This is a predicted complex of two RNAs, RNase P RNA and transfer RNA, with 433 nucleotides together. The coordinates come from a structure-prediction model, not an experiment, and the mean pLDDT is 76. Rfam match: Bacterial RNase P class A. Rfam classes the family as a ribozyme.

[in-house]
RNA sequence: CAAGUAAACCGGGUGACCGCGGGCGAGAUUAUCGCUCGAGGAAAGUCCGAGCUCCACCGGGCAGGAUGCUGGGUAACGCCCAGGGGGGGCGACCCCGGGAAAGUGCCACAGAAACCAAACCGCCGCUUGCGCGGUAAGGGUGAAAAGGUGAGGUAAGAGCUCACCGCUCCGAUGGUGACAUCGGUGGCGGGCAAACCCCAUCCGGAGCAAGGCCAAAUAGGAGGACAAGAGGGCCCGGCUCAUUUUAUGUCCUCGGGUUGGCCGCUUGAGGUGACGGGUAACUGUCAUCCCAGAUAGAUGGUCGCCACCCAUCGCGAGGUGGGUACAGAACUCGGCUUACAGGUUUGCUUGGCCA
RNA sequence: GUCCCGGUGGUGUAGCCUGGCCUAACAUACCACACUGUCAAUGUGGAGAUCGGGGGUUCGAAUCCCCUCCGGGCGCCA
Numbered sequence: 001c002a003a004g005u006a007a008a009c010c011g012g013g014u015g016a017c018c019g020c021g022g023g024c025g026a027g028a029u030u031a032u033c034g035c036u037c038g039a040g041g042a043a044a045g046u047c048c049g050a051g052c053u054c055c056a057c058c059g060g061g062c063a064g065g066a067u068g069c070u071g072g073g074u075a076a077c078g079c080c081c082a083g084g085g086g087g088g089g090c091g092a093c094c095c096c097g098g099g100a101a102a103g104u105g106c107c108a109c110a111g112a113a114a115c116c117a118a119a120c121c122g123c124c125g126c127u128u129g130c131g132c133g134g135u136a137a138g139g140g141u142g143a144a145a146a147g148g149u150g151a152g153g154u155a156a157g158a159g160c161u162c163a164c165c166g167c168u169c170c171g172a173u174g175g176u177g178a179c180a181u182c183g184g185u186g187g188c189g190g191g192c193a194a195a196c197c198c199c200a201u202c203c204g205g206a207g208c209a210a211g212g213c214c215a216a217a218u219a220g221g222a223g224g225a226c227a228a229g230a231g232g233g234c235c236c237g238g239c240u241c242a243u244u245u246u247a248u249g250u251c252c253u254c255g256g257g258u259u260g261g262c263c264g265c266u267u268g269a270g271g272u273g274a275c276g277g278g279u280a281a282c283u284g285u286c287a288u289c290c291c292a293g294a295u296a297g298a299u300g301g302u303c304g305c306c307a308c309c310c311a312u313c314g315c316g317a318g319g320u321g322g323g324u325a326c327a328g329a330a331c332u333c334g335g336c337u338u339a340c341a342g343g344u345u346u347g348c349u350u351g352g353c354c355a
Numbered sequence: 356g357u358c359c360c361g362g363u364g365g366u367g368u369a370g371c372c373u374g375g376c377c378u379a380a381c382a383u384a385c386c387a388c389a390c391u392g393u394c395a396a397u398g399u400g401g402a403g404a405u406c407g408g409g410g411g412u413u414c415g416a417a418u419c420c421c422c423u424c425c426g427g428g429c430g431c432c433a
Stems, first nucleotide, its partner, number of pairs: 001351010012306007020038007040326001044337002047335005052207004059241004064203005069083005085096004098198002103196002105192003120139002122135005147165006166188001167186001169184006211263004221254006270289008307324007356432001358428005365383004375414001385401005407423005
């Protein structure tokens, strides 16, 4: 310098004027004025996990759902960190993950045969021949056909026997563990669980339009369902058992009125810094800061200078015009995923050149 | 804001749960020919969708899993 890889960050700046929402203050307390705060890394998708609220803050079972190597982090997670195994890449690095020897099911077409046996071509022996027997090296079919290479062996062959490699099981050692190494043993019994399923762990449901209060309005409205001792309804918005409650009752449907305000609401598993613990994710202590709360929904516009990009003119310096991504709070957090013009920084890898 | 459902020829649907015979079926519309004096109807033949887009699992995906886009229930729920 080029190509690549992993990660972190910015994502227009500044000044003036006009305007919008919240808070505080002044004020003649409905005006008006001053000060101050006012979108994001994803505020998005609503895919996970929680806080908070209500459903009866009791419990059990079934169904259903989610996750899935090991250890740790965390309020929790399907997230993050570290490690282990397999696969890809020259490499930095990236991707994947329970169980197929519990059972069931499926494996189209082709093929002799698709999982438990078998033999189409072939090879070998016998036979004049038809054919019979042996075999699974080689060929063929297929995504997939009873481990691979070599030697011995044989009529031809074959884990039939042996050596090495791979695999099952057992043991020892190391490790918290996944697992690794070593030794023995068995000649070796496909794939699919993002098919049912099995195992382990977790999960009650609904959601701030949750929920509460005030005001206003109004008709204790209409229709329907449900009883007499064993059924019905509600809690229950999966089903069920048990329990509890129930007659001026309970529930459902329809119709009518109000459609204003307050709380929830923004101080929180919060941000920043220092010093500790930890390989890391993360966490402890101390100090310091307050950083949007609208309710049809504020966060914007114009001009000047600068930065960047595009078009055009120009030999050039430069001029002119246009533009500056994705998007945008609505109860709040932790993640994931997706979108994103342009740019900055750092670690590492490979190759080339120069000294 | 919240929850749920859907996307397959021009149009309306089936197939998806349980993957292969799907090179995707049916109706209607379209094109050509026949019939008719002509049109319609009818008959015969034909064209038209790689299943909204991308990735994954699998030998194999319209179908199973994940992400994403669009549309609807719908101003239903207070």